[in-house]
Order: sequence, then structure tokens, then C1' cells
RNA sequence: GGAGUACCACAUCCAGUCGCUGCUCAAGGCAGAGGAAAGUCCGGGCUCCACAGGGCGGGAUGCUGGAAAAAAUCCAGUGAGCGCGAGCUCAAGGAUAGCGCCACAGAGAAGAUACCGCUCCCUCGGGAGCAAGGGUGAAAAGGUGGGGUAAGAGCCCACCAGCCGGCGGGUGACCGUCGGGCUUGGCAAGCCCCAUCCGGAGCAAGGCCGAAUAGGGGGGGAUGAGGUGGCCCGCUGACCCCCGGGUACGGCCGCACGAGGCGCCCCGCGAGGGACGUCCCAGAGAAAUGACUGGACAUCGACAAAACCCGGCUUAUGGGGUGCUCCCCAA
Repeated sequence: GGAGUACCACAUCCAGUCGCUGCUCAAGGCAGAGGAAAGUCCGGGCUCCACAGGGCGGGAUGCUGGAAAAAAUCCAGUGAGCGCGAGCUCAAGGAUAGCGCCACAGAGAAGAUACCGCUCCCUCGGGAGCAAGGGUGAAAAGGUGGGGUAAGAGCCCACCAGCCGGCGGGUGACCGUCGGGCUUGGCAAGCCCCAUCCGGAGCAAGGCCGAAUAGGGGGGGAUGAGGUGGCCCGCUGACCCCCGGGUACGGCCGCACGAGGCGCCCCGCGAGGGACGUCCCAGAGAAAUGACUGGACAUCGACAAAACCCGGCUUAUGGGGUGCUCCCCAA
């Protein structure tokens, strides 16, 4: 210098004037969008319904240990795959519970097969043995090498892969080593089985106040109306439905002090946990952030605007910085 990889913080700034939203002690002052506020994809809080119980059905997750309120989250590891490397990726349980599938090609696709072949025998066309070699295929019944044999074959041996068992290490996934008989195909993002978890609906949840009021008619109801999750049980327990009529889609709460921000210390490899100090930081309901002037960086400031809250994931996006890796050049 080039190429790459992992990660970090920031998000134009300052002053003045005017304007907008909220609060206020009503002079004025103070505060006022994001890292993604986005997609609404996961999870939780909160609210109502049995503070949700039993069964069926359904769904989610799926190596190990840990963190957390929880998770399709994170951390530290294991195994496998990719990369020269820094590093990256993985829905990664079970195929002797059962069922199913394995197209085409091929002789044969699951306890299989003999097409071309190889060997021996005889009466030249048969018989017996074999599965090494060839061929097909995504996959052909362990792989490579040697011995052995008529030819062959885990038939025997060595190494490797796998399975089972012992010992050692590790909390564990797993790793190392020794021995054994030699070997029992793949697919579970096919049905399924196993383990763990999951009730439903959502801030238009839900609550309070106010306006209007009227009563009437019909039907059903403690022999259970109505409500309650997809269904059943169960629970609840006095009103419910229809006709016709009236009124104002009004106000307040929920709604922002919270799994909160910042600083510092302790524990932990880390995610994270704890102690102390300090701060209060949008809250609308058609929905508030902009304009102008001057200055700075610079060359014009990207993507984009809360709507109950929080933790994640994913996507969009600008310039900057740090660690590490590989290659080249120079000293």
C1' cells in the first nucleotide's frame, strides 16, 4: 500500500428571532422523537374473562451449560461444515415404536441382486461356485492395502470410519485410550414418537363520570338465561334476546418513576448480577420539532418521525474509529 474480518460509538453542531406541543408559581421559564421511533416477526409486563383448573385437539422449541420477566434472545462451550487465515455458518433429539417414500437409470433400492463378467467340471451346451473388476445411479450392503483362494469374499490381518463395552478427563454436550465381534442404507423443514413450554382476547384492553331516559309490546330463564379458551367438562349465577323509540361516537383515568438513564466500585471468562451516589427525561388525540439570520465542519448532512410500555429479531441508512488476518513493497 492492497484485500479481508470482527466490533464500537455517533447521527451535523452553536447563538439569536419567530412559531408549534406539554407543564408551571402565569411575568416568563422549563422540557420536547429514533438507532432504527419502521416491519408488526417473536417474547414479556399490564387489563378483562375461574388471578384459567381437567381432557382432547392444536402450536412452538429441539447439542451442552449458563443469563434473563420471557423468547424465533444473548453468553461461554461441544460437534459438523466452509475459509490459507482473522473468522463465519448450522431447526444439531429419535430411523430396532410403527407407517410411508427412495423418481429416472439400473440385473438389483432394503435383509436385495447377477447384466457384462471371474473360476472349476463335463458330453460345447449345460451344471456348480463367486461378488473382486466393469456398468447404472444421489445412494449398490464398510474404505484402503496385504495375505489367502480354483476364482473370490471381514475368510484372516494392519490402519481408518462406524457400533458395543471398559477405563480416564469434563457439571455436561463430548474428548482421549483400550478391547470386542467384524458391520445392522438414506429421508423425520414425510406422517409420527420423545422431552420441555404454551388458556383466550387485546389500550378501540379496561375503569370512572356525564348526557339522554320511558315507559311499552313479544319471547326465553334457578328443570340454569347469559358469560367463559377451537371443542367437551368444569367454573360463574339473573338477567338475556327481538320490535319500536330516545341520546352527545362528550370528558377524565389507563398514560409514563421505569425489567429507567448516567457515574463509580465489587463479583463473574462472558451474557449478566449486586452496592452506593445522582438525575427526572415527549405523552398527543387529527396528532407537536419547523422557518429565517449569523457562524463552524464541510460541499449540502443519509435512512427516516413516538401513539400502552419494555426486551429482542429483521430490514433501511451516512460518514468515522479500533483490534485482528492474508498478500505485496521498502528499510